Predicted 3D model of a 1511-nucleotide RNA (small-subunit ribosomal RNA) from a Bacillota bacterium. The sequence is in RNAcentral, with records from SILVA.
RNA sequence: AGAGUUUGAUCCUGGCUCAGGAUGAACGCUGGCGGCGUGCUUAACACAUGCAAGUCGAACGAGAGAGUAUUAGGAAAUUUUCGGAUGGAAUAAUAUGAUCUAGUGGCGGACGGGUGAGUAACGCGUGGGCAACCUGCCUUGUACAGGGGGAUACCAUUUAGAAAUAGGUGUUAAAACCCCAUAUACUAUGUAAGUCGCAUGACAUAUAUAGGAAAACUCCGGUGGUACAAGAUGGGCCCGCGUUUGAUUAGCUAGUUGGUGGGGUAACGGCCUACCAAGGCGACGAUCAAUAGCCGACCUGAGAGGGUGACCGGCCACAUUGGGACUGAGACACGGCCCAAACUCCUACGGGAGGCAGCAGUGGGGAAUAUUGCACAAUGGGGGAAACCCUGAUGCAGCGACGCCGCGUGAAGGAGGAAGUAUUUCGGUAUGUAAACUUCUAUCAGCAGGGAAGAUAAUGACAGUACCUGACUAAGAAGCCCCGGCUAAAUACGUGCCAGCAGCCGCGGUAAUACGUAUGGGGCAAGCGUUAUCCGGAUUUUCUGGGUGUAUAGGGUGCGCAGGUGGCAUGGCAAGUCAUAUGUGAAAGCCCGUGGCUCAACCACGGAACUGCAUAAGAAACUGUCAAGCUAGAGUACAGGAGGGGUAAGUGGAAUUCCUAGUGUAGCGGUAAAAUGCGUAGAUAUUAGGAGGAACACCGGUGGCGAAGGCGGCUUACUGGACUGAUACUGACACUGAGGCACGAAAGCGUGGGGAGCAAACAGGAUUAGAUACCCUGGUAGUCCACGCCGUAAACGAUGAAUACUAGGUGUUGGCGCUUCAAAGAGCGUCAGUGCCGUCGCAAACGCAAUAAGUAUUCCACCUGGGGAGUACGUACGCAAGUAUGAAACUCAAAGGAAUUGACGGGGACCCGCACAAGCGGUGGAGCAUGUGGUUUAAUUCGAAGCAACGCGAAGAACCUUACCAAAUCUUGACAUCUCACUGAAGCGCUAAGUAAAGUUAGCAUUCUUUCGGGACAGUGAAGACAGGUGGUGCAUGGUUGUCGUCAGCUCGUGUCGUGAGAUGUUGGGUUAAGUCCCGCAACGAGCGCAACCCCUGUAUUUAGUAGCCAGCAGGUAAAGCUGGGCACUCUAGAUAGACUGCCUGGGAUAACCAGGAGGAAGGCGGGGAUGACGUCAAAUCAUCAUGCCCCUUAUGAUUUGGGCUACACACGUGCUACAAUGACAAGAACAAAGGGAAGCGAGAGGGUGACCUGGAGCAAAUCUCAAAAAACUUGUCUCAGUUCGGAUUGUAGUCUGCAACUCGACUACAUGAAGCUGGAAUCGCUAGUAAUCGCGAAUCAGAAUGUCGCGGUGAAUACGUUCUCGGGUCUUGUACACACCGCCCGUCACACCAUGGGAGUUGGAAAUGCCCGAAGCCAGUGACCUAACCGCAAGGGAGGAGCUGUCGAAGGCAGGGCCGAUGACUGGGGUGAAGUCGUAACAAGGUAGCCGUAUCGGAAGGUGCGGCUG
Repeated sequence: AGAGUUUGAUCCUGGCUCAGGAUGAACGCUGGCGGCGUGCUUAACACAUGCAAGUCGAACGAGAGAGUAUUAGGAAAUUUUCGGAUGGAAUAAUAUGAUCUAGUGGCGGACGGGUGAGUAACGCGUGGGCAACCUGCCUUGUACAGGGGGAUACCAUUUAGAAAUAGGUGUUAAAACCCCAUAUACUAUGUAAGUCGCAUGACAUAUAUAGGAAAACUCCGGUGGUACAAGAUGGGCCCGCGUUUGAUUAGCUAGUUGGUGGGGUAACGGCCUACCAAGGCGACGAUCAAUAGCCGACCUGAGAGGGUGACCGGCCACAUUGGGACUGAGACACGGCCCAAACUCCUACGGGAGGCAGCAGUGGGGAAUAUUGCACAAUGGGGGAAACCCUGAUGCAGCGACGCCGCGUGAAGGAGGAAGUAUUUCGGUAUGUAAACUUCUAUCAGCAGGGAAGAUAAUGACAGUACCUGACUAAGAAGCCCCGGCUAAAUACGUGCCAGCAGCCGCGGUAAUACGUAUGGGGCAAGCGUUAUCCGGAUUUUCUGGGUGUAUAGGGUGCGCAGGUGGCAUGGCAAGUCAUAUGUGAAAGCCCGUGGCUCAACCACGGAACUGCAUAAGAAACUGUCAAGCUAGAGUACAGGAGGGGUAAGUGGAAUUCCUAGUGUAGCGGUAAAAUGCGUAGAUAUUAGGAGGAACACCGGUGGCGAAGGCGGCUUACUGGACUGAUACUGACACUGAGGCACGAAAGCGUGGGGAGCAAACAGGAUUAGAUACCCUGGUAGUCCACGCCGUAAACGAUGAAUACUAGGUGUUGGCGCUUCAAAGAGCGUCAGUGCCGUCGCAAACGCAAUAAGUAUUCCACCUGGGGAGUACGUACGCAAGUAUGAAACUCAAAGGAAUUGACGGGGACCCGCACAAGCGGUGGAGCAUGUGGUUUAAUUCGAAGCAACGCGAAGAACCUUACCAAAUCUUGACAUCUCACUGAAGCGCUAAGUAAAGUUAGCAUUCUUUCGGGACAGUGAAGACAGGUGGUGCAUGGUUGUCGUCAGCUCGUGUCGUGAGAUGUUGGGUUAAGUCCCGCAACGAGCGCAACCCCUGUAUUUAGUAGCCAGCAGGUAAAGCUGGGCACUCUAGAUAGACUGCCUGGGAUAACCAGGAGGAAGGCGGGGAUGACGUCAAAUCAUCAUGCCCCUUAUGAUUUGGGCUACACACGUGCUACAAUGACAAGAACAAAGGGAAGCGAGAGGGUGACCUGGAGCAAAUCUCAAAAAACUUGUCUCAGUUCGGAUUGUAGUCUGCAACUCGACUACAUGAAGCUGGAAUCGCUAGUAAUCGCGAAUCAGAAUGUCGCGGUGAAUACGUUCUCGGGUCUUGUACACACCGCCCGUCACACCAUGGGAGUUGGAAAUGCCCGAAGCCAGUGACCUAACCGCAAGGGAGGAGCUGUCGAAGGCAGGGCCGAUGACUGGGGUGAAGUCGUAACAAGGUAGCCGUAUCGGAAGGUGCGGCUG
């Protein structure tokens, strides 16, 4: 950094897709180790169990209490002289007492930890403010601590209760509570004068009045207490700026906005209350709805941006849901209280208990997220004087490849390139030094030993951990994805549009580098892929950095409020702007440097950065603003001419139609042709008169006017704008313009008129398969007028408005000036319009080009893939029709613009061809032959299918051929090669058996060579490799062939033009049979074709003269080149000549060439043949041959007999013979050419009516033979008939070929004698030695042509011409076609599926409003009841409380609306879907040019009317 994908190809527009990075991830396969991180994104769902907030006995009373001391006591036991002695336990009391404990009291439970539901907000971020505030513990300072009092918990006892718990009575302590004293400090109020502040105001001093403190303990060190001041820390409140989407949410607001008084708070404040006023917010987006914790940062990006808000850090909010306060320095309080609600649990049914969004853990949800671990050792927190206690904060460990980082799975040598595997052209190649094998090493893991730092004296959960050392074994450690292009990497097999793949393009229908497997290869690696999401690529919402003539996109037009922008020059200010300084921008992170873990990840330190905000003092060019000016922008006044500008009134002639009257008679009208229609009741035509409505010919013009829509006879009235000229005046007054207002073709709507013509709808007639159309005849709304709506058009220059600048040329309209001029006019210049061409420049191209689509500036409008859709819903407007605004689901990988090459057109121009026309003869009708289809069949083998299959493959099916069918038989085979064994034959021949035949069996006879081993050859047998296949695929192929077409075309090199595909050349003017030639030309040349060179034929010369010929000479026959002889002629076959527009005349451009003529055998290519460009048709052929792959292998191979290919209601093609007199028949008698011949042609002769037979001369051929040519000609008969035409069919008898003529041959004779009397629609061939007609020959072949291929004989007619048909060529034009018109393509209907709108309704949710109820609780009132402290001697007072009441007040209830979702019989359109139905609307003039708006009609595309556009 780009790439793929629209096309036949190209350029552009434009979307879709890919390569990169990232993640709290998940899933699939796989999994060695370690370090550092990280782990419920879903149900703010519900939670069992344990733990997470306690501590202080140095505040207090009380209790327990190891022990200690003293006193009392005197046991067991020992001893005993039985007297006692010793001993000292239990026990009791007192004092003391480490320690423990419920309670009172203090401090802490407002921190720490969790979560992100709510919140669009001063919540957060950033910067300020508080002269409007608070602050426990901590620090500093000053001052102080005097004296009293009454209770109470615990406890004891008792009552109620299941329990939780509650109550009564009695006793007691305090640093608990209360009172008094003191206090210049403090608080409140007032006064005085001073200083300061932006304002309210603040500060300090003096003074008056009123109020108001304390707590002790002690180890004597101290700790604690009270008041005040200050600091620090932490908070509270206010403000500027910033902070998602929707206008299909535009109006919201009653404590609402402000004021005054009062209350309340730590504090300001409608924070609350009473009264007063009517304000406040909003297009600079209020209100409403949706979504969302915000930030530091994180991901991505070149950046600007975009996305995210896990972990870590800051702030906020919340703690089952909702409400509330209490306590306190701090809460309206996660592990506190009260109430309401839901849920769970206990219950004795009366009542109670609970809150994991703390750490673990459970269930549930989910694609998905861990242990009911260890420790307070460290860091920190709470309490305490401390020891210490507590701490699921935290430190660690466990689990998970979830992420990042590091390491390993070995290293060196090792070729018989092993085996195996894969492939192969069978030779080999690859895997591959890879392995084996040899040597070496030990990182990790495993074993053993040692063993830290973290701790400053002690204390270590981690942990015998990190780390170090030793011994030992290559052992224990590699997978995943991909290999058609993008994108690195290919082969084989399997599969056969199946199974499957796929991110996009796409792959798969029998040779798949794309599916599956294998081998090989590529990539990454303890991971690899997939999925999801974000950024990037995407300059594809474009600030950086896009566009709007035709691709998506300029509003139909103007006026104009707000807004935005704004001429020249001077001065001031300093808001923007610029520069400097200061403060702030937390830490972490990013970046740079250095350092610590062996490295890295990770961590530490330092720096930089944080592009921002605020403040201060400056600068003054530009923007802004203020002041005072200028005239170039803009405007006003004056003069002038131009104009279908507008409105209203009047008026004119032509024409159509109608009415009346006259003349007049049979038609008129209409069309491609007709018909409907009108007309003998008198039309049309014509004359005269009249009525009425609408429109204004000629002039008339890319001419005029208007903002656009639009405006056209003439006159008048009123009226708008532009232009020109010359001066004067105002002095920036300007431009644009969201909303708004006004205008706005046609159609349409309402009311009332009018109505001639035209004419949707409608009716009829035609056309048609149909014709709801095009054509015709009628005809209503409407078209016209007045008034009022509608508000849209291809409302277009598909081009918004304004200003300035940027070569020219040429028209035209309206002015003005100068020159010339008698005038008309002309020339030059200028202003304002309106056209064409064109340079630069622009543009994808087409094109635009002073009337820009160029260069710039300002403002507005609009666009962001195609379809769905300008649709739905909502809203606004409208009488309605409808208009404006305007989505989504779903679906596709395109849709589109311009240009290119083709192809095509019921587009155009030119040209050619037996293409038509002009002619001649046919086919189509008949019979027969032959081929095909169809049918039939055991089989009727296969192929060929418009032209370009069909007398074609087949130059010849009785067997064979033969591929088909039936039956029979063989299995290494009928045919080829190889191996082994045996034999010496096999085969031919002969004989025999058997068979339908073959296969089969038996017998007879019979090799070569040799170094004697054998070999050659042949046969038999065996085994397997293999043979064999007319089996499939001509859409896997080669070769061959057909066709366009013997048409004149098809290309290349270099150059030039174009961004490119491509163009040019090859087009143009002539000419030709021809891209043949000439001329011209950004082309110049060349190649394949054309032509020529080749063959035959036409003339002549020459050479040669047998087998050909015979003029002259001679011989000779019945006749005959038969003979001698000759080569003159014919002929044969070699060579040569000849024709080239060479000559003349005319035309043409002085060319090419054309027309005519001369000469010539032949004249303009003399006639014919061979020769077939690039290509097209997946044209034909696997059955000529060859061949890949597939298939069969006792058969799809081989052999044999018989049958079939020859069938036969029928249809078609190609032929033969005819229908007769231009003939038939009979008789006579002429003239060819080209061929064939040995398993052959076969003469003469004989036989037969004949086919033919007998016999055999000659001939491998210019010698012999087939062989007779026929038509023609002469004579005769027939006389127009189904015939003396025609010969089918059939009968009988034969001939020939052949092993064999039954199926199924040809021919002969006799007999029979169908159809047919010139052929409908339609259609074929032929332009001269041609058509037509006549016979002859050959190939194939035993036999079997009406076919095929050749040969000659006789021998015409016609062509004006290119309008039309067909085919082709060149140029041009249109195109939505490119598989190329046999193209493309539209709509209804039918079927399936999908999403969606409406819908009687049903149902759920959130928010708000009104009313009802009114818990807890604060506040207020009351307080007859109750009360220890103070006063009082007392009574009582003071003060307080229970209770009650009230305002507010959550949940709840009721009600009616609005909003959002789900669902709903039925219904509307939409989308998608290999082969459905109906038509053919569009693309070509698409067969009626298309399209836009509107109205109407119709199965559907659509048709028609009116107006508009050219796309």